[in-house]
């Protein structure tokens, strides 16, 4: 330097929860907590996965307009998708602590 990776030393991060706050949500930061971690540093670049407020589409309802065909508010729902989100999921990028075998 590369591979590897001690019941090795020095440091380090910090899952789940709960508290707080942003978010429609998926999640995100601060707290407290360690189940883990050699990159569990950093980057959302490629497929995945997760979520879609508002808008759109498409039933239903309830309440009007209308002679009727029709067609308005307003509720819920379903349903694709702009767009978010996760690097503690996988490949990729980049930058890196220590040194027994």
């Nucleotide at each position: 330097c590369c591979u590897c990776g001690a019941g090795a030393a020095a440091g380090g991060c910090a899952a789940a929860g709960c508290c707080g706050u942003c978010g429609a949500a998926a999640g995100g930061c601060g707290g407290u907590g360690a189940c883990g971690c050699a990159a569990a540093g950093c980057c959302a670049g490629u497929g995945c996965c997760c979520u879609c407020a508002c808008g759109c589409g498409c039933g239903c309802g309830u309440c009007g307009g209308u002679c009727a065909g029709c067609u308005g508010a307003c509720g819920g729902g379903c349903g694709a998708a702009c767009g978010g989100g996760u690097c503690g999921a996988a490949c990729g990028g980049u930058c890196u602590u220590c040194g027994a075998a």

The RNA shown here (c-di-GMP-I riboswitch aptamer) has 101 nucleotides and comes from a Myxococcales bacterium. It matches the Rfam family "c-di-GMP-I riboswitch aptamer". Rfam's curators write: GEMM was predicted in a large-scale screen for bacterial structured RNA regulatory elements. It was read from a public genome assembly, where an Rfam model found it. The prediction has a mean pLDDT of 83.